The RNA shown here (Glycine riboswitch aptamer) has 88 nucleotides and comes from an uncultured Rhodobacteraceae bacterium. Model confidence (mean pLDDT): 79 of 100. It was read from a public genome assembly, where an Rfam model found it. It matches the Rfam family "Glycine riboswitch aptamer". Rfam links the family to the GO term glycine biosynthetic process.
[in-house]
C1' cells in the first nucleotide's frame, strides 16, 4: 500500500406482546388495577474455553428495568466513511 478484526458514525432491512379496565388531564397528560412480550441495558446459568481457587461465557433463562396502535427505540444482518490498534 492491500486485506482482515476490533471500535464509532450515518444510510438502509428489523419481531414480540392489550389502540385493556378505572380516575385524572386542554392533551396522544397522569396514577392505579389485571394480563402479557423479549431483540435496549442488567443479571443467572449451560455447551465450551481459559492463566482453571477462580474467571469468561449465547439469539438459552429471569423479567430489575424497558416494551405492548402508530412514532421513538430496537439485538442482529448488509453497505458506507473514519482516525486508531492487532494480525497477515
Nucleotide at each position: 500500500a492491500c486485506g482482515u478484526c476490533c471500535g464509532c458514525a450515518c444510510c438502509g432491512g428489523g419481531a414480540g406482546a392489550g389502540u385493556c379496565c378505572g380516575g385524572u388531564u386542554c392533551a396522544g397528560u397522569u396514577c392505579g388495577g389485571c394480563g402479557c412480550c423479549g431483540a435496549a441495558g442488567g443479571a443467572g446459568c449451560a455447551a465450551c474455553c481459559g492463566c482453571c481457587c477462580c474467571g469468561g461465557g449465547a439469539a438459552c433463562u429471569c423479567u430489575c428495568a424497558g416494551g405492548c396502535a402508530a412514532a421513538c427505540g430496537a439485538a442482529c444482518c448488509g453497505g458506507u466513511g473514519c482516525a486508531g490498534g492487532g494480525c497477515g